Notes: Predicted 3D model of a 1457-nucleotide RNA (small-subunit ribosomal RNA) from an uncultured bacterium. Rfam family: Bacterial small subunit ribosomal RNA. Its family is annotated with structural constituent of ribosome and ribosome in the Gene Ontology. The coordinates come from a structure-prediction model, not an experiment, and the mean pLDDT is 83.
RNA sequence: GAUGAACGCUGGCGGCGUGCUUAACACAUGCAAGUCGAACGGGGAUUACACGGUGAUGCGAUUUCGGUCAAAUCAAGUGCAAUCUUAGUGGCGGACGGGUGAGUAACGCGUGGGUAACCUGCCUUGCACUGGGGGAUAACACUUAGAAAUAGGUGCUAAUACCGCAUAAGCGCACGGUCCUGCAUGGGACAGUGUGAAAAACUCCGGUGGUGCAAGAUGGACCCGCGUCUGAUUAGCUGGUUGGCGGGGUAAAGGCCCACCAAGGCGACGAUCAGUAGCCGGCCUGAGAGGGUGGACGGCCACAUUGGGACUGAGACACGGCCCAAACUCCUACGGGAGGCAGCAGUGGGGGAUAUUGGACAAUGGGGGGAACCCUGAUCCAGCGACGCCGCGUGAGUGAAGAAGUAUUUCGGUAUGUAAAGCUCUGUCAGCAGGGAAGAAAGCAAUGACGGUACCUGACCAAGAAGCCCCGGCUAACUACGUGCCAGCAGCCGCGGUAAUACGUAGGUGGCAAGCGUUGUCCGGAUUUACUGGGUGUAAAGGGCGUGCAGCCGGAGAGACAAGUCAGAUGUGAAAUCCACAGGCUCAACCUGUGAACUGCAUUUGAAACUGUUUCCCUUGAGUAUCGGAGAGGUCAUCGGAAUUCCUAGUGUAGCGGUGAAAUGCGUAGAUAUUAGGAAGAACACCAGUGGCGAAGGCGGAUGACUGGACGACAACUGACGGUGAGGCGCGAAAGCGUGGGGAGCAAACAGGAUUAGAUACCCUGGUAGUCCACGCUGUAAACGAUCAAUACUAGGUGUGCGGGGACUGACCCCCCUGCGUGCCGGAGUUAACACAAUAAGUAUUGCACCUGGGGGAGUACGAUCGCAAGGUUGAAACUCAAAGGAAUUGACGGGGGCCCGCACAAGCGGUGGAUUAUGUGGUUUAAUUCGAAGCAACGCGAAGAACCUUACCAGGGCUUGACAUCCUGCUAACGAGGUAGAGAUACGUCAGGUGCCCUUCGGGGAAAGCAGAGACAGGUGGUGCAUGGUUGUCGUCAGCUCGUGUCGUGAGAUGUUGGGUUAAGUCCCGCAACGAGCGCAACCCCUAUUGUUAGUUGCUACGCAAGAGCACUCUAGCGAGACUGCCGUUGACAAAACGGAGGAAGGCGGGGACGACGUCAAAUCAUCAUGCCCCUUAUGUCCUGGGCUACACACGUAAUACAAUGGCGGUCAACAGAGGGAUGCAAAUCCGCGAGGAGGAGCGAACCCCUAAAAGCCGUCCCAGUUCGGAUCGCAGGCUGCAACCCGCCUGCGUGAAGUCGGAAUCGCUAGUAAUCGCGGAUCAGCAUGCCGCGGUGAAUACGUUCCCGGGCCUUGUACACACCGCCCGUCACACCAUGAGAGUCGGGAACACCCGAAGUCCGUAGCCUAACAGCAAUGAGGGCGCGGCCGAAGGUGGGUUCGAUAAUUGGGGUG
Repeated sequence: GAUGAACGCUGGCGGCGUGCUUAACACAUGCAAGUCGAACGGGGAUUACACGGUGAUGCGAUUUCGGUCAAAUCAAGUGCAAUCUUAGUGGCGGACGGGUGAGUAACGCGUGGGUAACCUGCCUUGCACUGGGGGAUAACACUUAGAAAUAGGUGCUAAUACCGCAUAAGCGCACGGUCCUGCAUGGGACAGUGUGAAAAACUCCGGUGGUGCAAGAUGGACCCGCGUCUGAUUAGCUGGUUGGCGGGGUAAAGGCCCACCAAGGCGACGAUCAGUAGCCGGCCUGAGAGGGUGGACGGCCACAUUGGGACUGAGACACGGCCCAAACUCCUACGGGAGGCAGCAGUGGGGGAUAUUGGACAAUGGGGGGAACCCUGAUCCAGCGACGCCGCGUGAGUGAAGAAGUAUUUCGGUAUGUAAAGCUCUGUCAGCAGGGAAGAAAGCAAUGACGGUACCUGACCAAGAAGCCCCGGCUAACUACGUGCCAGCAGCCGCGGUAAUACGUAGGUGGCAAGCGUUGUCCGGAUUUACUGGGUGUAAAGGGCGUGCAGCCGGAGAGACAAGUCAGAUGUGAAAUCCACAGGCUCAACCUGUGAACUGCAUUUGAAACUGUUUCCCUUGAGUAUCGGAGAGGUCAUCGGAAUUCCUAGUGUAGCGGUGAAAUGCGUAGAUAUUAGGAAGAACACCAGUGGCGAAGGCGGAUGACUGGACGACAACUGACGGUGAGGCGCGAAAGCGUGGGGAGCAAACAGGAUUAGAUACCCUGGUAGUCCACGCUGUAAACGAUCAAUACUAGGUGUGCGGGGACUGACCCCCCUGCGUGCCGGAGUUAACACAAUAAGUAUUGCACCUGGGGGAGUACGAUCGCAAGGUUGAAACUCAAAGGAAUUGACGGGGGCCCGCACAAGCGGUGGAUUAUGUGGUUUAAUUCGAAGCAACGCGAAGAACCUUACCAGGGCUUGACAUCCUGCUAACGAGGUAGAGAUACGUCAGGUGCCCUUCGGGGAAAGCAGAGACAGGUGGUGCAUGGUUGUCGUCAGCUCGUGUCGUGAGAUGUUGGGUUAAGUCCCGCAACGAGCGCAACCCCUAUUGUUAGUUGCUACGCAAGAGCACUCUAGCGAGACUGCCGUUGACAAAACGGAGGAAGGCGGGGACGACGUCAAAUCAUCAUGCCCCUUAUGUCCUGGGCUACACACGUAAUACAAUGGCGGUCAACAGAGGGAUGCAAAUCCGCGAGGAGGAGCGAACCCCUAAAAGCCGUCCCAGUUCGGAUCGCAGGCUGCAACCCGCCUGCGUGAAGUCGGAAUCGCUAGUAAUCGCGGAUCAGCAUGCCGCGGUGAAUACGUUCCCGGGCCUUGUACACACCGCCCGUCACACCAUGAGAGUCGGGAACACCCGAAGUCCGUAGCCUAACAGCAAUGAGGGCGCGGCCGAAGGUGGGUUCGAUAAUUGGGGUG
């Protein structure tokens, strides 16, 4: 885009179309094929006339009043006519029209031809004729049987019904003849002889019919070329089969049928079989080529409940005819009968789904008829359905207070939105009223189902008329709320786990619109089956290799033909459709006209380049001959040496062997080792080479025999003999199989020893098939260059193997040219890239093979075939996933490589891990043991200090606008001591004291504060660090991380940033398609080491002390100097730099600090703070008391103290620091106390005073012990701080005196003023320090070096990883579900075949029976019918195979979770 559509929601009007796609399922009811009386007899009705024996009424007359006569009318009847009607005979039509698509893969259809092998009613034209007879039979009457349908008998009758006869040609048949003609059989014309066949009448007198012959037209029949779906897991099929001769049959050719004869015919160019299917014009789609389709309309075919059959007829093997069989339905008196909607309506059923039991023959057309006319569910119309296409409407203009409402909001607004309202206007459609067609042909009249329809006019009211889908991307259109991996959405990707533009709802937007979405189907996009127009080195895909039949393709020249090819003409290509141009409905859809087109087929006339066929010829392709050399080419035979093992003998002694290390094993019965001799089998070291040969597999000692191929030279011969190659045939590693040999070594299986958690492995010791030979089988490999064969062309360079030539030379070599082979590099070109690149993956041609198109299932199942088996070849589906895959890129990773660094290892020193204590954590416990931190990078961490407070936790007691902030109202000065109750918060009560600030009109008002009240709100250490800001840790003070422009690449990206050096450093130098730049490094900052200068108190002192003085020194703190590889030498590339040296306080970054790139870890923190969202609101807020954070079987981390003599203790108090702190403070001297401490209070807001004593040091003693070590624990007595030391502080004295004797596996820190060791100070703090942050004193050892461990940087390599190795991922087992294979079998269907039975019926035969027309005088005959028999023959029965499907205990693998 399309649709005969369906479903969901919705629905105003009209026009034109269209409507059982399913059950070719079954059908009630009505209608759908009749007509002709101008073919015929009869019946009926009506009318007219006539008749009279009739009946009724009875004008009138008459009357004896009882009646009689009687015109007229009516009814019935008879006769003769006329008109109408019609059951039957007869004619024509029921073979058309209408329906359906079951069957059919076929001359069925399409297209083009043929019939010299045919027929044709009605119609047209022409010629000729229409004479004269005969016998029956329906109807009808009577009757028989039957329920009926119907059938029978007897009798009568007509015809345009039937049958002879006559006549008849230019007709048919037979016979011979002449002429013409065709591709063959043959055909035509002419004349002749013999012979045969016709008719129907009616009439209104105009005609209408009938017969024969010929022609036309129309319609049909048969035959042929070409085209016409899928499957080879269907490869062979065929007996009237193929052909012939002769018959039969037909309208007609023909095995169409029959007898006989022959053995053929079809098939890889796909027979047969199976499945599916009506075919076409067309329709849909597409740029086209194609692909799909065949509903409506048109052409053809087939069918009419299923199967078979003929009759009639011009035509049928017949939808609304017949016979038979079968199934089904109906009627029945049970004996028998009837029926066929796939005609139009309609019903049931099936289904997702498809309409009225309508009107009319007015038009068009058909049948009959002379006509009027009749019939016509063909047709024309109407009805129903948004089923489709087309058209119209649901209003138009104006209108900002941007109304209300709604939604949202940053609360300002924004959107809906000129939308509405309001004002002005119009009146389509629907509705109402009035008028009113064409379609009707005609010449008067009559004739319209549709239909009072279309159309026109008038009035009237904005009135009656809008929905559906979507809004994450593709794809136009966004917000809010709800929900919280739920509910749900989804075409693909995917969305949803508390801020969802993706679910649901709402507002708004977008799209289409009387429709809109969804579903199904087809084409397109899809160059994703590739003819146009694809591929095969690595994505799927080159056969393992050769040979070669068919097929396909094929060198140069000349001639011929004209099959292909090209051009012209002719015929055909139906109409409709499509297209163009016009025209008609108001437009359009729709309809009409004209043209073009229908790309095709056929015939014919030409052309002759190319292909083809054929003739002649050529040598360059191919082959042959001659000469020559090379080679692990093949087969067979023989020979050789080294090695291994075994055997024998000698020598010889204790081990050998084996491994990472071992053990099993061998060995004192003498091994291994060594010497000599022998045996056996297998393989052939060196040469040996990206060397050679072969088609591939493959081939390696030497010699011989036989043998294949390639190459070179020459140019003698043949003359296109060539290339490829489906099938076929052959070869084909290893393993394996069969038979028979052989068996040294090696070695699946197996055994043992090790390794390991295990080790059915890797390693070791043994060891059987096998490996070897002969013959046969198997037929596969990563059979690989993952690259089919052949030919030609397209820059080069450089090796190598085998030939040939040239030049030079005495000769070879070197060098140059050339052929064949084999390698590397590389340009163009190609390629997705990698790469290939004369040995193409380049440019072309030819042939073959293979791939389709996702991965898995699966190279599996079934079938077939090959094989002894193992197994091979061919080769699916269900189901399942959204990927699988290729090449390259950036990272990350590697028990990959290279280079380098770091207390990373090593070399050292001291520790931890063991003990006790302290402290933190886990766990446990608890009312609570608040919370956080979790490898490094949590654990003396937040916490620079939990008795109350802190405090967040628990128990209990209180408060509710609140402990805290802002706003409003009212009142009050605020403030405040003491009292009572209570655990306190708080409550009650009394008021001693106190009387503020600013303005003032002196009334008051205001600010601040307090109290009371109402509500907005406060408050939250409640949740989420995975919603966040900020801050921090870590890799890591590692040297990296990027950008602009340019260049390269299709791109991701690369380059720069890599390379050679060098550095602590991406530090610097050099080189380089890069050139520059930024963040990092370094430097700039601080401290420290030297010095100059300035300054000089509280510091210092050469003045003996003090005072004073001074500022040299120490010191303090400002400003400077100094260090830069600057100088010299060597090395290095004339570089950067490194090494050594000089000088210097300091030397190559002098030492230390601050400083932390891009980023990583969803790292840490919502409990510092801030903050979105959620949650609580008489509580998750707030106040108070007490408790807890301090618990304690245990485990871990970090520390302190020790285990002692480098030590403890005592003495020496006149040995020596640095940096800090001090007013709620530090506190001296002096006194008291053993001591903690107390009293005291000088001095000091500090270079002044105080803390402040520094300690290790030195001297003495102890003498190696659980001690004169160690100090835990506990007891007693005290001190200090504080409202308060019970839970739960620190200190002192006396006493007690635990573990511990240097610490397993493992593990930490440190490279110099460092480790170790020693003390001192500070923050926090009322008090509490083994922690933390600082300070100085004493003061080492070691570093060969970078193999290893850990971490890191750069380059490179592999990768199936990218959440990135804590990755990815394989198989078994267990469970659940799904589809599938096998399966003893069981059940059902299909197509054939064989046999039996054999209906109807044609045909054949016929001896029984019957028989109007004709012949005959007759007998009888001719002819016909019935019956009977025969061939064939449907349904049915039986049978064995075949094929398809369903199902089954059990079982096999597969998929998903």